RNA sequence: GCCGCGGUGAGGUAAUUGGUAGCCUCCCGGCCUGUGGCCCCGGAAGUCGGGGUUCGAGUCCCCGCCGCGGCC
Numbered sequence: 001g002c003c004g005c006g007g008u009g010a011g012g013u014a015a016u017u018g019g020u021a022g023c024c025u026c027c028c029g030g031c032c033u034g035u036g037g038c039c040c041c042g043g044a045a046g047u048c049g050g051g052g053u054u055c056g057a058g059u060c061c062c063c064g065c066c067g068c069g070g071c072c
Base pairs, nucleotide, nucleotide: 001071002070003069004068005067006066007065010025011024012023013022019055027043028042029041030040048064049063050062051061052060
């Protein structure tokens, strides 16, 4: 340099026809308890950046950034 795959809360991981971004851990509050923990209930927190297409983009297209793998 070229090719392929990937980037989603603090961490991990779904969303395959383009249609309210879900789950687990963590965190906060409640319930419970003599206290703490477990269980149960509720809440906060996320799509790598910039453009484009579309009524609507995590998803499709373009240009970048980062990571992994392959080729030279």